The RNA shown here (transfer RNA) has 74 nucleotides and comes from a Chloroflexales bacterium. Rfam family: tRNA. Gene Ontology term of the family: triplet codon-amino acid adaptor activity. The coordinates come from a structure-prediction model, not an experiment, and the mean pLDDT is 81.

RNA sequence: GCCGAGGUAGCUCAGCUGGCCAGAGCGAAUCACUCAUAAUGAUUAGGUCGGGAGUUCAAGUCUCCCUCUCGGCA
Repeated sequence: GCCGAGGUAGCUCAGCUGGCCAGAGCGAAUCACUCAUAAUGAUUAGGUCGGGAGUUCAAGUCUCCCUCUCGGCA
């Protein structure tokens, strides 16, 4: 340099063909239970969906540019 895959919550990830509030598990906080801890149950918080622009009534999803990570080729 070329090709491919990927960047969504603190971590691991889902999100099918653009559409009803952006979700799950783990983790965190609070409460319940317990003599207490763990386990369990309930609730809550936590997101510029890597950055910018475009298309659209509507973009995590489509298009373009940039950036970072991983793999392959040279």